[in-house]
Molecule: Lysine riboswitch aptamer
Organism: Tepiditoga spiralis
RNA sequence: UCAACAAACGGAGGUGCAACCAAAAUUAGUAACUCAUUUAUCGCCUGGGUAGGCUUGGAAUGAGUGAAAGGUGCGGUUGCCGAAGGAAUUAAAGCUUACCCACUUUAAUUACCUGGUUGUAUGGGAAAUACUCAUAUGACUGUCGCAUAUGCGGAGAGCCGUUUGAAAU
Numbered sequence: 001u002c003a004a005c006a007a008a009c010g011g012a013g014g015u016g017c018a019a020c021c022a023a024a025a026u027u028a029g030u031a032a033c034u035c036a037u038u039u040a041u042c043g044c045c046u047g048g049g050u051a052g053g054c055u056u057g058g059a060a061u062g063a064g065u066g067a068a069a070g071g072u073g074c075g076g077u078u079g080c081c082g083a084a085g086g087a088a089u090u091a092a093a094g095c096u097u098a099c100c101c102a103c104u105u106u107a108a109u110u111a112c113c114u115g116g117u118u119g120u121a122u123g124g125g126a127a128a129u130a131c132u133c134a135u136a137u138g139a140c141u142g143u144c145g146c147a148u149a150u151g152c153g154g155a156g157a158g159c160c161g162u163u164u165g166a167a168a169u
Base pairs, nucleotide, nucleotide: 001168005165006164007163008162009161010160011159014081016080017079018078019077020076021075024072032065033064034063035062036061037060038059039058042057043054044053045052047101048100049099050098051097084114085113086112087110088109089108090107091106092105093104094103115141116140117139118138119137120136121135122134123133124132125131143154144153145152146151
């Protein structure tokens, strides 16, 4: 002097991400309970299976009373930019009288996948047209690289800036 390498610090993407509280709506005139009528040899304890238990407890119609949990979140506060989400494995809890599977919630691990937002289609969760997750496919957008009217490609272990170290000359 300083490309490439390493570390520390500070930043950017915008309907940006997540957590907590929370008005309100939905769930729902549903579930459940009471009464009346009718009907059945069925039925109930679990989403499925196996086992065990209960014994008229089931179903339909009419009338009366009438919820809740989870999910959403007007608005507010906080922490942040692999913010965060998913998948796999392990453990615990719930769902249930017990076990198994499935499902739900929480925690840990794994540089396994995803730059971000959003529309559509399919599927999972959910009561759901809400919301959320996954896959596919469009649009918009940030970043770097290659080209330079356009455009094409890559990925956050990235990108931008500052400082330091070491290496090279």